The RNA shown here (c-di-GMP-I riboswitch aptamer) has 81 nucleotides and comes from a Caldisericota bacterium. It was read from a public genome assembly, where an Rfam model found it. Its Rfam family is "c-di-GMP-I riboswitch aptamer". About the family: GEMM was predicted in a large-scale screen for bacterial structured RNA regulatory elements. The prediction has a mean pLDDT of 86.
RNA sequence: CCCUGUAAAGGGCGAACCCGUCGUAAGGCGGGGGUGCAAAGCCACGGGCCCUGAACACGGAUGGGCAACCGGGCUGCCAGG
Numbered sequence: 001c002c003c004u005g006u007a008a009a010g011g012g013c014g015a016a017c018c019c020g021u022c023g024u025a026a027g028g029c030g031g032g033g034g035u036g037c038a039a040a041g042c043c044a045c046g047g048g049c050c051c052u053g054a055a056c057a058c059g060g061a062u063g064g065g066c067a068a069c070c071g072g073g074c075u076g077c078c079a080g081g
Base pairs, nucleotide, nucleotide: 002081003080004079005078012037013036017032018031019030020029021028022027035068041074042073043072045071046070047069048066049065050064051063
């Protein structure tokens, strides 16, 4: 540096749901909870999905969200090869 994750050690994260709070909303944050996760760490870059909804209708400008949907980029613990 690359590959692998059966077992172990020390640990880490925290789905649904509930409570509080912020937000028009998607959803965020904090607490409880624990399905699961070896990148379930970070980045909206490509695809996808969700919200918003302009000027009037089809529809969809704009702005926003999801990293635990997939890909990509960056970083990284332990063990084995």